Source information
The prediction has a mean pLDDT of 84. Small-subunit ribosomal RNA from an uncultured Candidatus Saccharibacteria bacterium, 1429 nucleotides, folded computationally. Its Rfam family is "Bacterial small subunit ribosomal RNA".
RNA sequence: AGAGUUUGAUCAUGGCUCAGGAUGAACGCUGGCGGCGUGCCUUAUACAUGCAAGUCGAGCGGAAACACUUCGGGUGUCGAGCGGCGGACGGGUGAGUAACGCGUAGAUAUACACCCCAAAGUGAGGGAUAACCAUCUGAAAAGAUGGCUAAUACCGCAUGUGGUCUUCGGAUUAAAGUUUUUAACGCUUUGGGAGUAGUCUGCGUCAGAUUAGCUAGUUGGUAAGGUAAUGGCUUACCAAGGCGACAAUCUGUAGCUGGUCUGAGAGGAUGAUCAGCCACACUGGAACUGAGACACGGUCCAGACUCCUACGGGAGGCAGCAGUAGGGAAUUUUCCGCAAUGGGCGCAAGCCUGACGGAGCAACGCCGCGUGCAGGAUGACGGUCUUCGGAUUGUAAACUGCUUUUAUGAGUGACGAAUCUGACGGUACCUCAUGAAUAAGGGUCUGCUAACUACGUGCCAGCAGCAGCGGUCAUACGUAGGACCCAAGCGUUAUCCGGAUUUACUGGGCGUAAAGAGUUGCGUAGGCGGUUAGUUAAGCGUUCUAUCAAAACUGGUGGCUCAACCAUCAGCCGUAGAGCGAACUGGCUAACUUGAGUGUCGAAGAGGUCGCUGGAAUUUCUAGUGGAGGAGUGAAAUCCGUAGAUAUUAGAAGGAACACCGAUGGCGUAGGCAGGCGACUGGUCGACAACUGACGCUAAGGCACGAAAGCAUGGGUAGCGAACGGGAUUAGAUACCCCGGUAGUCCAUGCCGUAAACGAUGGAUGCUAGCUGUGUGAGGUAUCGACUCCUCGCGUAGCGUAGCUAACGCGUUAAGCAUCCCGCCUGUGGAGUACGAGCGCAAGCUUAAAACAUAAAGGAAUUGACGGGGACCUGCACAAGCGGUGGAGCGUGUUGCUUAAUUCGAUGAUAAGCGAAGAACCUUACCAGGGCUUGACAUCCUGUGAAGUUUUGGGAAACUGGAAUGUGCCUUCGGGAACACAGUGACAGGUGGUGCAUGGCCGUCGUCAGCUCGUGUCGUGAGAUGUUAGGUUAAGUCCUGUAACGAGCGCAACCCCUAUCUUUGUUGUAUUUUUCUAUAGAGACCGCCUUGGAAACAGGGAGGAAGGAGGGGACGAUGUCAGGUCAGUAUUCCCCUUAUGUCCUGGGCUGCAAACACGCUACAAUGGCCGGUACAAAGGGUGGCCAACCCGUGAGGGGGAGCAAAUCCCAUCAAAACCGGUCCCAGUUCGGAUUGAAGGCUGAAACCCGCCUUCAUGAAGUUGGAAUCGCUAGUAACGGCGAGUCAGCAUAUCGCCGUGAAUACGUUCCCAGGUCUUGUACACACCGCCCGUCAAGCCACGGAAGUCAGGAGCGCCCGAAAUGCAUUCAAUAAGAGUGUCUGAAGGUGAAUCUGGUAACUGGGGUUAAGUCGUAACAAGGUAACCGUA
Repeated sequence: AGAGUUUGAUCAUGGCUCAGGAUGAACGCUGGCGGCGUGCCUUAUACAUGCAAGUCGAGCGGAAACACUUCGGGUGUCGAGCGGCGGACGGGUGAGUAACGCGUAGAUAUACACCCCAAAGUGAGGGAUAACCAUCUGAAAAGAUGGCUAAUACCGCAUGUGGUCUUCGGAUUAAAGUUUUUAACGCUUUGGGAGUAGUCUGCGUCAGAUUAGCUAGUUGGUAAGGUAAUGGCUUACCAAGGCGACAAUCUGUAGCUGGUCUGAGAGGAUGAUCAGCCACACUGGAACUGAGACACGGUCCAGACUCCUACGGGAGGCAGCAGUAGGGAAUUUUCCGCAAUGGGCGCAAGCCUGACGGAGCAACGCCGCGUGCAGGAUGACGGUCUUCGGAUUGUAAACUGCUUUUAUGAGUGACGAAUCUGACGGUACCUCAUGAAUAAGGGUCUGCUAACUACGUGCCAGCAGCAGCGGUCAUACGUAGGACCCAAGCGUUAUCCGGAUUUACUGGGCGUAAAGAGUUGCGUAGGCGGUUAGUUAAGCGUUCUAUCAAAACUGGUGGCUCAACCAUCAGCCGUAGAGCGAACUGGCUAACUUGAGUGUCGAAGAGGUCGCUGGAAUUUCUAGUGGAGGAGUGAAAUCCGUAGAUAUUAGAAGGAACACCGAUGGCGUAGGCAGGCGACUGGUCGACAACUGACGCUAAGGCACGAAAGCAUGGGUAGCGAACGGGAUUAGAUACCCCGGUAGUCCAUGCCGUAAACGAUGGAUGCUAGCUGUGUGAGGUAUCGACUCCUCGCGUAGCGUAGCUAACGCGUUAAGCAUCCCGCCUGUGGAGUACGAGCGCAAGCUUAAAACAUAAAGGAAUUGACGGGGACCUGCACAAGCGGUGGAGCGUGUUGCUUAAUUCGAUGAUAAGCGAAGAACCUUACCAGGGCUUGACAUCCUGUGAAGUUUUGGGAAACUGGAAUGUGCCUUCGGGAACACAGUGACAGGUGGUGCAUGGCCGUCGUCAGCUCGUGUCGUGAGAUGUUAGGUUAAGUCCUGUAACGAGCGCAACCCCUAUCUUUGUUGUAUUUUUCUAUAGAGACCGCCUUGGAAACAGGGAGGAAGGAGGGGACGAUGUCAGGUCAGUAUUCCCCUUAUGUCCUGGGCUGCAAACACGCUACAAUGGCCGGUACAAAGGGUGGCCAACCCGUGAGGGGGAGCAAAUCCCAUCAAAACCGGUCCCAGUUCGGAUUGAAGGCUGAAACCCGCCUUCAUGAAGUUGGAAUCGCUAGUAACGGCGAGUCAGCAUAUCGCCGUGAAUACGUUCCCAGGUCUUGUACACACCGCCCGUCAAGCCACGGAAGUCAGGAGCGCCCGAAAUGCAUUCAAUAAGAGUGUCUGAAGGUGAAUCUGGUAACUGGGGUUAAGUCGUAACAAGGUAACCGUA
């Protein structure tokens, strides 16, 4: 000191989360020792038992107990009692209290036992009463009556230094003795001190305004009473005050402080232990005693609770120390001692002291120590991982040597004590001995955050502080190994501060992220305020003084072996007072003119209110003309019209709004204001510098104004037009479109008070470059004059410098630089909602939360993608043409269905004559059945046998038995090689799964012109620039321009074929030219001319076989589609192993209701048939092509020559074509499906299931709906030929040649693509995103007839104890009784506040795959949004 998290990426805003420290802690796992601390935070709940306040015989009468005894309370002593002092301290707790309670600084009208100092005194008397004795009551607690007695108990008298009162004459007022008798302790009065206490005051001291008014002893006065003392403290009378926005009153919460924790600090949080103050003592009230109390271990009363009881009545108060129960996540021993310190009493000895000193329990905290140290490599065993080589655990262990802190045993043995006295304690410390001996865990390992692998699991189980991890290779779950961090602890949870500048005083913001109020228009309080001089000294500065308790903290020094801890010295904030100073702020005094205002003279204007008035247009009405439509729309229809519309002419009525001028023009505080004229009226600006002399700025509350819609009353109503009716559109259409139409819109008056009321920008003042336009004034120059030009103001608009800004942008009209004042904001949703209050006739407005949910929401800009956005360009994309498909029959493929199986894959474009360049068996992966199990195939091992050949049984075959024959090759004689059989286990095998684990290959966008990089520059950055622009091209092709300059992959070229020529001359030809075949070259480059152009280039021309890329092919950038392929092969992982492997026979892949895709043949006369006559190219051939010749109608058969091919053969090498003939428009001499018969070929084998031939049969079909495909020239179309596959099988595929067109105006439209631009809430990128109702689950909240509980106050009733007053008895005091004022608890009444609960009800939030639509984001398909109905 920061980090993670919104995005594809970026910057900024903004929240959430983490790393740190802390704790009276708790929980989980673990646990060796010591020191010092700490330990009911919850029920101020209830308490058994013991102890916590007594003491004095030197105050008194005495003698119950004990001891001694001289037997006498005689002595030591002493229970109970009288009396004195102390029980008001010490100790506990924090309920109450928002207060003079506390803190701080002051004040005084006061008091004081014990203590200290000083002064004076202490004389002489009196009467009682406890104890005790006797009698009596009661269960007890306790009490009654009678009698005796003492005092330092009580009461007079005397004295009066003094004190108090005083009318200054006077009045009044004390005492106590005891004892050991040179003395000490007391007693009385007064004064002083010390210290303590009471009271008063200034300042400070939590939250809420959804608490705004409170107060009758209330505020003051007079008098009296009362008190230690001031005072409404109390009473009577008088006055009507007092407090409050600087927060009264009310409500909630809370003991306050020194301090503690945190923080750089300012602050924030907190108030355990220790210390100061306060309050309380079962709850409430009250007084008594006393120096002091309204009293924790006192009294009285009431109440609740507990206990005892003989039922009559009594007793009690742990928030003292221990301890118990309960509560709770949770907090200790019913310990020792008065040895120390302190306290009470006492002359003292001493007694008492759960204060205190100690010990015990608890890792609760802090601090310290230890669990060994050194050596030790075959880097052992084991574990884990592994690429099988090794790596790691790891010098770690074993082993060797050493040490003894700790531990255990033993010995000595403290300080604390100044006279006696030591609980702690035989403790600390020290010494000796034994022996590595007694002693390590917890958490974590995806990032933040230090530390990684294996296995298991498979969106399951689970983890998680946030982001997130887990769907078959999880460093994130669980386990293991290893590693990392701390360590007698380690983690988790809770809470506080920090980080968070995330409430911002230090130290934030408000155009668009949350945030400027609709107008600051007027103005109150408040805050702030121009120039000069003087004065004052409140603020301010400085010095001094007092105080700021101790402890704590910080620094120094010292003591426990160190540290924690402790001791000592110093420092520290704040407040108050006094002195000095006078720059600034404030106050006062005097002045000034520049701020502000007034005046005079001018100026512009839809500024406002009221009245009068004008024309155009719409509509309606009346009348005329006229005669069939009009209106409306994308297209229609509803609607109007022969009862005469629309149109047109004339006239009339009525209401509303004001064309042109008109404009980023004017005016107004904003809302807003527009025909013309008049009346009244507000503000602004300019010039002048006459007047006032700071009169100013802002402005919480307050007042006023405030579009539209809406409300009320009364008018008015032409047009428009919510609601409503109808017509369309649509799946629907409660909409968009159309026809109508009521409120309303208009006027007057009164309400409402909100708008995206916006410049999303509060007001005022000053300062800080300019340029340009415009409105309106003034001045100047020029001119005869105007226009123009220049300057100064006030407005208004565009650009722009510095600067600012997250960026966009703002920029003298600031969002710049500063000052002053006000308002507002603090994640998103819930919500501008609920409740409360105010306002309103209502609608509603203003003010304004929480629970809960969530990790984001939001801003600006970037790159893409997308748009039913735009511009430009290209393409057989459209158009122009030619020919098809879609209809028929058939072929092939696919879906579907069927089946034992119909194996599998491919499925829009980018599957479907595709994998398959050819399923009868084989192929074959499928099905049925029959076989095999180290296997059909590979390597290794062992044994036997050569291998092989012949024959035979069973069987469908595979396979399984039998018989015979055979004896090879090499050899170092052991054996070996090939092969076969048997056995064993490693392994083979798998067309089993995953193309979403992969390689490779391929399709597609697309042969589209794009895709990038280096350096530089711009930008905070993502990124941009380059690659954009103007031209040009087939092209990111080239040129020009240019903060870019270059480069790479693509384009083009290089390669092949083809068209022309040349050379060579293999083959071919009988031979030359030619042709043909092959080889090596040439040729074409916008080279030449011309036109346009800056150029690139484009148009035209010549020459040429070919002209602007001559034609064709191969060649496919970065990437996209988790595109296709695990069934070509390869391959990770998973799965099968007498089977998912392998062999065989047969079947299936050919199955047929239906649908689709690609083709063939046709429907005929540009034709069919018959006859005749021509012209190719490119291929193939030895398990082959096969000639001549012969046979057969033919398929074909026989035959066998030639040819490994420029030679022979397929192959006469073609068919369309051409020349004749025939048919005559028909289901035909078209068409050939289907079927029958007979044949041929291949092949073990043509039944399922091949091809061909001949004869016969002769189906559909007469040019094909919606729709759709190909093609731009040697192309389409038509015609045939060949090849691969192949035993056989082509309408398919790949090639070849022949004949050989038509059309292209052009780019509006459809489709696809490219470039630029624009919008975006999309980025899985429009097959995107996303809204609301309804249905379901869950959650919290509001309302609600009621109901329950609690709080505070008020009225009334009742009224305990008790003080005061009055009075009766008694009368000397005391005492008892009665009455009365007040008075706690209780009862009751009406309101009020808070909380709980509730049938039902309301919206809200949330939940992978529910329903309905599609509102928003693109022009989102009707632009969106705001207010209102």